This is a predicted structure of a 74-nucleotide RNA (transfer RNA) from an uncultured Erysipelotrichaceae bacterium. It was read from a public genome assembly. Rfam family: tRNA. It is annotated as a transfer RNA. Rfam's curators write: Transfer RNA (tRNA) molecules are approximately 80 nucleotides in length. The prediction has a mean pLDDT of 81.

[in-house]
RNA sequence: GCGCCCGUAGCUCAGCUGGAUAGAGUACCAGACUACGAAUCUGGGGGUUGCGGGUUCGAGUCCCUCCGGGCGCG
Numbered sequence: 001g002c003g004c005c006c007g008u009a010g011c012u013c014a015g016c017u018g019g020a021u022a023g024a025g026u027a028c029c030a031g032a033c034u035a036c037g038a039a040u041c042u043g044g045g046g047g048u049u050g051c052g053g054g055u056u057c058g059a060g061u062c063c064c065u066c067c068g069g070g071c072g073c074g
Base pairs, nucleotide, nucleotide: 001073002072003071004070005069006068007067010026011025012024013023019057028044029043030042031041032040050066052064053063054062
């Protein structure tokens, strides 16, 4: 340099063929339980869906540029 894949919560990821409120686990906080913790149970907060632009009535999802990461080729 070229090709392919990926970027969504602090972390690991899901989101099907574009459609109604953006989710799960874990972590964190609070409560219950306990002599106190751990575990368990209940509840809660946390998101510019990498940046910018485009298409569309509507974009996490499709298209383009850029940024970052991984793999392969040279």